A computed fold for a 694-nucleotide part of an RNA from a Mollicutes bacterium, annotated as large-subunit ribosomal RNA, domain II. Its Rfam family is "Bacterial large subunit ribosomal RNA". Lineage of the source: Bacteria > Bacillati > Mycoplasmatota > Mollicutes.
Context: one part of a larger RNA
RNA sequence: ACCGGCGAGUUACUGUAUCAUGCGAGGUUAAGUCGAAGAGAUGGAGCCGUAGGGAAACCGAGUCUGAAUAGGGCGACAUAGUAUGAUGCAGUAGACCCGAAACCGAGUGAUCUAUCCAUGAGCAGGUUGAAGUUUGGGUGAAACCAAAUGGAGGACCGAACCGACUUGUGUGGAAAAACAAGCGGAUGACUUGUGGAUAGCGGUGAAAUUCCAAUCGAACUCGGAGAUAGCUGGUUCUCCCCGAAAUAGGUUUAGGCCUAGCCUUGAACAAUAGCCCUUUGGAGGUAGAGCACUGAAUACACGAUGGCGGCACCUAGCCGUACUGAGUGUAAUCAAACUCCGAAUGCCAAAGUGGUUUGUUCAGGAGUCAGUGCAUGGGUGAUAACGUCCUUGCACGCGAGGGAAACAACCCAGAUCGCCAGCUAAGGUCCCUAAAUAUAUGCUAAGUGGGAAAGGUUGUGGAGUUGUCAAAACAGCUAGGAGGUUGGCUUAGAAGCAGCCAUCCUUUAAAGAGUGCGUAAUAGCUCACUAGUCGAGUGACACUGCGCCGAAGAUGUACCGGGGCUAAGCAUAUUACCGAAGCUGCGAAUUUUACUAUACAGUUUAUGUGUAGUAAAGUGGUAGGGGAGCGUUCUAAGGGCACUGAAGGUAGACCGUGAGGACUGCUGGAGCGCUUAGAAGUGAGAAUGCCGGU
Numbered sequence: 001a002c003c004g005g006c007g008a009g010u011u012a013c014u015g016u017a018u019c020a021u022g023c024g025a026g027g028u029u030a031a032g033u034c035g036a037a038g039a040g041a042u043g044g045a046g047c048c049g050u051a052g053g054g055a056a057a058c059c060g061a062g063u064c065u066g067a068a069u070a071g072g073g074c075g076a077c078a079u080a081g082u083a084u085g086a087u088g089c090a091g092u093a094g095a096c097c098c099g100a101a102a103c104c105g106a107g108u109g110a111u112c113u114a115u116c117c118a119u120g121a122g123c124a125g126g127u128u129g130a131a132g133u134u135u136g137g138g139u140g141a142a143a144c145c146a147a148a149u150g151g152a153g154g155a156c157c158g159a160a161c162c163g164a165c166u167u168g169u170g171u172g173g174a175a176a177a178a179c180a181a182g183c184g185g186a187u188g189a190c191u192u193g194u195g196g197a198u199a200g201c202g203g204u205g206a207a208a209u210u211c212c213a214a215u216c217g218a219a220c221u222c223g224g225a226g227a228u229a230g231c232u233g234g235u236u237c238u239c240c241c242c243g244a245a246a247u248a249g250g251u252u253u254a255g256g257c258c259u260a261g262c263c264u265u266g267a268a269c270a271a272u273a274g275c276c277c278u279u280u281g282g283a284g285g286u287a288g289a290g291c292a293c294u295g296a297a298u299a300c301a302c303g304a305u306g307g308c309g310g311c312a313c314c315u316a317g318c319c320g321u322a323c324u325g326a327g328u329g330u331a332a333u334c335a336a337a338c339u340c341c342g343a344a345u346g347c348c349a350a351a352g353u354g355g356u357u358u359g360u361u362c363a364g365g366a367g368u369c370a371g372u373g374c375a376u377g378g379g380u381g382a383u384a385a386c387g388u389c390c391u392u393g394c395a396c397g398c399g400a401g402g403g404a405a406a407c408a409a410c411c412c413a414g415a416u417c418g419c420c421a422g423c424u425a426a427g428g429u430c431c432c433u434a435a436a437u438a439u440a441u442g443c444u445a446a447g448u449g450g451g452a453a454a455g456g457u458u459g460u461g462g463a464g465u466u467g468u469c470a471a472a473a474c475a476g477c478u479a480g481g482a483g484g485u486u487g488g489c490u491u492a493g494a495a496g497c498a499g500c501c502a503u504c505c506u507u508u509a510a511a512g513a514g515u516g517c518g519u520a521a522u523a524g525c526u527c528a529c530u531a532g533u534c535g536a537g538u539g540a541c542a543c544u545g546c547g548c549c550g551a552a553g554a555u556g557u558a559c560c561g562g563g564g565c566u567a568a569g570c571a572u573a574u575u576a577c578c579g580a581a582g583c584u585g586c587g588a589a590u591u592u593u594a595c596u597a598u599a600c601a602g603u604u605u606a607u608g609u610g611u612a613g614u615a616a617a618g619u620g621g622u623a624g625g626g627g628a629g630c631g632u633u634c635u636a637a638g639g640g641c642a643c644u645g646a647a648g649g650u651a652g653a654c655c656g657u658g659a660g661g662a663c664u665g666c667u668g669g670a671g672c673g674c675u676u677a678g679a680a681g682u683g684a685g686a687a688u689g690c691c692g693g694u
Base pairs, nucleotide, nucleotide: 001694002693003692004691005690006689011093012092013091014090015089016088017087018086019085020084021083022082023081026048027047028046032042033041034040052059053058062074063073064072065071096234097233099231103224104223105222106221107220108219114198115197116196117195118194119193120192121191122190123188125157126156127155128153132149133148134147135146136145137144161185162184163183165182166181167180168179169178200216202212203211209218237629238628239627240626241625242624247260248259249258250257251256261368262367263365264364265363266362267361268360269359274356275355276354277352278351279350280349281348282347288341289339290338294335295334296333298331299330300329301328302327306323307321308320309319310318311317371396372395373394374393375392377390378389379388380387401412402411403410416588417587418586419585421584422583423582427578428577429576430563431562432561436575438574439573440572441571442570443569449565455549456548457547459546460545461544462543464541465540466539467538468537476533477532478531479530480529482506483505484504487501488500489499512527516525517524589619590618591617592616593615594614595613596612597611598610599609600608601607630683632680633679634678635677636676637675638674640672641671648667649666650665651664652663654661655660
């Protein structure tokens, strides 16, 4: 890992709702007794109901409060209960199953290890050479010196022994700590044998939370015990009907709950109710707009007060001011917490000759309280975020199908089932790939299309406004571009061309007191302007379509899905076709409603239940509610099968919407179906499930 088996809403009591049955103003027995451990009988104690109100005494269709014959509260004015069973749910119990870390109690451990006690044992070999002693020297005597002797030491080197500093190997190992090569101690606080002591709220500790039997921030074993787990995982057959929520309030609450909201089932009521549409009438201060208020804020004008300067000096006062600037006027603005104004929607109500089928209340059962994206109006953030928080809607969630290459939320469209039928939606029609190499008119030359901004663009199309031009424009070429004058000033110089001022006159076809380059200053080149040549358009401005530049990234082209495309790109218009589980056609199933027929129940009717047919409308679905069934084991009754072959196994093209059910062959070799009821150890693929096999 696979296969097989086992594996999770149970049981008891109590309550409540629904259904069934019995009796009914009543219903019913419990223990016990008789009996076969049964059925049944007996047993009326008790329980529920038939009357309530009050704390109670108590009163009673009333009662309590109260001074009250008042008011008010709870009741009555008449009805339905009760017993048993089944089912849903709840409570108490382990209460759907598995799962802690822990807590407590009673015991077992010091054969490992820590420390201690008692009694034993062990330490090759080599080195060093303390004290002391002896002899000699030395001294007055000592001290002292030398040589011998001596054999001290948590002394030295180094085996056994004890340890464990480094590296390598090993790492499902040879080994749950080793092996190899080196390494430290090795007469000592040394090592070690045997026996003994200390025990878990504890011991022991040269102290590391170390050790206490491969376990230690509190050992192990059994028990309380199925501890508890607002947490994670798992929870087993089928079909049919309906179908959510991710919100509000509260919460030692925030990944949990409670109540409401939203779902479902039943009953009752209403439909003059509910929802939509149309019309009419309302309330309101948003969008917008505005500046009349409150504030913000720009320019100009006038301008009080104050300051400063001058005059005057007498207490006054006068004049000026490039200071300040309340306020007023004109012009132009801004505001969620401004409003002289003010929509659209939405909301409320009424009416309708309109459409539709919901709505309300009570009762049983839930689930939901992590939501997400897109679009609208906003807050927050940076007018960031697949950000965050509200509002309104849609989708996903719980939604399959087609499109967007792929792609919960985008576009189209809501899947009962079948069909080798048809029509369409979004989107498409050269090939991959179903359908136009369609039609018409333009545009684009950038592979733009097929990624991007400010900004730039004499790329090109359209449609304008305005100059100029056969009295010859624009561009090119030829020629001229002069004189007063080197204008005046300044300056070393300033001559058109450093700078300042002025910017005239003349000759002319035309020529600036000079457009740029240039010189130290001149000179020189050039322009404006003019003539000639040429012979048709040429400038400026704003708008607009499609382009161009701006444009650098990390595995590999890689910003059309690909091939490839000059249309198979873009714009406008048209006609075909393709294209979905949409719509249609044909067939079938099922639900609800209506109608018809029929059977049964009901004294006939009313009505209820079942069956058949017709018609209409439905039949996506998670959590969840409701309904109807299949199968397994056992029990009771009935009726059957089986050695002429039961169960089980195996194969097969049969039947049923499905769970499933037959039949036949082979195998197998002794029990087993069916009908109607009943009872459950009743259905496995998942739980890092448990056990076995391979």